A computed fold for a 73-nucleotide RNA from a Bacteriovoracaceae bacterium, annotated as transfer RNA. It was read from a public genome assembly. Rfam family: tRNA. Rfam classes the family as a transfer RNA.

[in-house]
RNA sequence: GCGGUUGUAGCUCAGUUGGUAGAGCGUCUGCUUGCCAUGCAGAAGGUCGUCAGUUCGAACCUGAUCAGCCGCU
Numbered sequence: 001g002c003g004g005u006u007g008u009a010g011c012u013c014a015g016u017u018g019g020u021a022g023a024g025c026g027u028c029u030g031c032u033u034g035c036c037a038u039g040c041a042g043a044a045g046g047u048c049g050u051c052a053g054u055u056c057g058a059a060c061c062u063g064a065u066c067a068g069c070c071g072c073u
Stems, first nucleotide, its partner, number of pairs: 001072007010025004019056001027043005049065005
């Protein structure tokens, strides 16, 4: 330099052929208990790596770019 792949909540990951962004664990609050743990209920937490384009509408399609990993030269 070229090609492939990954990027979504604090962590691990879904989200599939464009139509309201989710789960588990974790965190916080309340209930339960003499206390803790377990259990139950609820809540917070995301400009979907970044910038642009297409579209009525983009995590999803297109282009560029950044970072990690793999391969080729």